[in-house]
RNA sequence: UUUCAGGGCGAGGUGUAAUUCCUCACCGGUGGUAAUUGAUAAUUCAUAAGUCCACGAGCGAAUGCUGAAUGGGUGUAAAUCCCAUACCGACGGUAUAGUCCGGAUGAAAGAAA
Numbered sequence: 001u002u003u004c005a006g007g008g009c010g011a012g013g014u015g016u017a018a019u020u021c022c023u024c025a026c027c028g029g030u031g032g033u034a035a036u037u038g039a040u041a042a043u044u045c046a047u048a049a050g051u052c053c054a055c056g057a058g059c060g061a062a063u064g065c066u067g068a069a070u071g072g073g074u075g076u077a078a079a080u081c082c083c084a085u086a087c088c089g090a091c092g093g094u095a096u097a098g099u100c101c102g103g104a105u106g107a108a109a110g111a112a113a
Base pairs, nucleotide, nucleotide: 001113002112003111004110010024011023012022013021025099026098027089028088029055030054031053032052037046038045039044050087051086058065059064069085070084071083072082073081091102092101093100
C1' cells in the first nucleotide's frame, strides 16, 4: 500500500398490533493462554474459550465507563478437555428486540499478501 475482517426467530400461544411479550428455537468479533487433535526423525509448527486475561465495537464533553459460570468427571495438574445445568449480549426505531429496520456502501481489534 492492497485485500479481507459477525453470526442468529424456525414452530406454537396471547393480542387491534409482537421475528420485541410467553413456551420451545437459534447465534458467538480479534489477540493471548493449552493436558486436545494433526504434521514432524527431532527441534518445532498448526490447532479447540461468548461468560479466564486483554482488545475492538458501544457509551461519555473529558479523566474515563462498559455483559455473563457454576456443579460433576478424568487427571500430577483443568479458567480452555468431557458431561450436566445455567447465564450474557450497545445505541435509535417499533407492542418491551442478542436474532428485524437504521446510523453502516461506516468504523475497527486484527488477519493475509